[in-house]
RNA sequence: ACGAUAAAGGCAAACUUAUCGAAAGGUAAGGACGCAAAGCUAUGGGUCUAAAAUCCUGUUCAACAGGGUCAUGAUUGCCAGGUUGCCGAA
Numbered sequence: 001a002c003g004a005u006a007a008a009g010g011c012a013a014a015c016u017u018a019u020c021g022a023a024a025g026g027u028a029a030g031g032a033c034g035c036a037a038a039g040c041u042a043u044g045g046g047u048c049u050a051a052a053a054u055c056c057u058g059u060u061c062a063a064c065a066g067g068g069u070c071a072u073g074a075u076u077g078c079c080a081g082g083u084u085g086c087c088g089a090a
Stems, first nucleotide, its partner, number of pairs: 002088002010035002015030006033077001039083003043080003046075003053069006
């Protein structure tokens, strides 16, 4: 580098409960769809959300409501990069 009908193990999707958050989503417990890095890293791309900001509309001065734009938020089990690691058949 590579990935077996091997061995020892590991992680844990959906869902449920609790909790944090405006949300996306995260955390913990249960639970297993799957995963040879489904270990770590938000570095590049993609995707998700839109609190705040800003624009428009609603009798509109305010409050309030709706819509548009927008990540500094999120996603590593979306793809890639970087980095660390168990075993040893072909």
c-di-GMP-I riboswitch aptamer from Bacillus salacetis, 90 nucleotides, folded computationally. The coordinates come from a structure-prediction model, not an experiment, and the mean pLDDT is 88. RNAcentral holds the sequence, with entries from Rfam.